[in-house]
Molecule: transfer RNA
Organism: Planctomycetota bacterium
RNA sequence: GCCGGGGUAGCUCAGCGGUAGAGCGCGGCUUUCGUAAAGCUGAGGUCGUGGGUUCGAUUCCCAUCCCCGGCU
Numbered sequence: 001g002c003c004g005g006g007g008u009a010g011c012u013c014a015g016c017g018g019u020a021g022a023g024c025g026c027g028g029c030u031u032u033c034g035u036a037a038a039g040c041u042g043a044g045g046u047c048g049u050g051g052g053u054u055c056g057a058u059u060c061c062c063a064u065c066c067c068c069g070g071c072u
Base pairs, nucleotide, nucleotide: 001071002070003069004068005067006066007065010024011023012022013021018055026042027041028040029039030038048064049063050062051061052060
């Protein structure tokens, strides 16, 4: 330099154009003599960045930054 994959909650990841989710973690409550476990409930997101298409973009297109792999 070229090609491919990825960037979404604190972490690991879903999410084929129509309100952003799960598991774990965190706070609260129930249960217990108490702890753990279990159950219920809640908070937490500029969807890497900037543009474009669209009535509407996490999703499609372009550019760009970062990470991983391959080729040379």